The RNA shown here (transfer RNA) has 74 nucleotides and comes from Glycine max. The prediction has a mean pLDDT of 81. It matches the Rfam family "tRNA". It is recorded under the gene name tRNA-Ile-AAT-12-1. RNAcentral holds the sequence, with entries from ENA, GtRNAdb and Rfam.

RNA sequence: GGCCUAUUAGCUCAGUUGAUUAGAGCGUCGUGCUAAUAAUGUGAAGGUUGUAGGUUUGAAACCUGCAUAGGCCA
Numbered sequence: 001g002g003c004c005u006a007u008u009a010g011c012u013c014a015g016u017u018g019a020u021u022a023g024a025g026c027g028u029c030g031u032g033c034u035a036a037u038a039a040u041g042u043g044a045a046g047g048u049u050g051u052a053g054g055u056u057u058g059a060a061a062c063c064u065g066c067a068u069a070g071g072c073c074a
Stems, first nucleotide, its partner, number of pairs: 001073007010026004019057001028044005050066005
């Protein structure tokens, strides 16, 4: 220098042939149970879907640039 992959909740990840409300597990907080703790039940909070644009009636998803991380080739 060229190419490929990834980026979504505090963490690990789903959701991709465009629309249903953005989700799961773990974690955090409240609460039931217990003498108490753990385990377990239950509820809640937490997200400008990396970033800036574009396409579209409509974008987490499609296209482009940039950023970060990883990899392949030279």